[in-house]
The RNA shown here (transfer RNA) has 72 nucleotides and comes from Neochloris aquatica. It matches the Rfam family "tRNA". Rfam describes the family as follows. Transfer RNA (tRNA) molecules are approximately 80 nucleotides in length. Rfam classes the family as a transfer RNA. The RNAcentral record of the sequence draws on ENA. The organism belongs to Neochloris, within Eukaryota. Its mean pLDDT, the model's own confidence on a scale to 100, is 81.

Parts: sequence; C1' cells; structure tokens
RNA sequence: GGGGAUAUAGCUUAGUUGGUAGAGUAUCUGCUUUGCACGCAGGAGGUCCGCGGUUCGACUCCGCGUGUCUCC
Repeated sequence: GGGGAUAUAGCUUAGUUGGUAGAGUAUCUGCUUUGCACGCAGGAGGUCCGCGGUUCGACUCCGCGUGUCUCC
C1' cells in the first nucleotide's frame, strides 16, 4: 500500500428482507434474613464510532474517515 471482517448500555452481546433498541451480567431500591449472601419484585442506564448521501422514515442501504482484528 491492497483485500476482508467488525464498531449497539459499565462489560459480553442479539437485533430475520428499512418502521420510534432487547437480553445476560454488573449497578440502584424494596421484600426476605439477627446480619450477609442467595432468591423474588421493581427501577435507572444507549443522541446504535464520526461526517455526508438515498428514503416519508436508517443500527439496518451507499460513500468517505477513524479505531480494532485478519489475509496478501
């Protein structure tokens, strides 16, 4: 320098032909306990890497850039 893959919650990640984003874990509150843990119930947490384009509408499609992984 060229090809390919990837970027979503603190962390690990799902998102099936474009239609207002979910789970596990962690964290917070309550119940339970003499207390802690476990368990149960509930809550909060995401401008979906950035900038443009297409579209009525973009995490999703297209272009460029950045980071990471990989091949030559």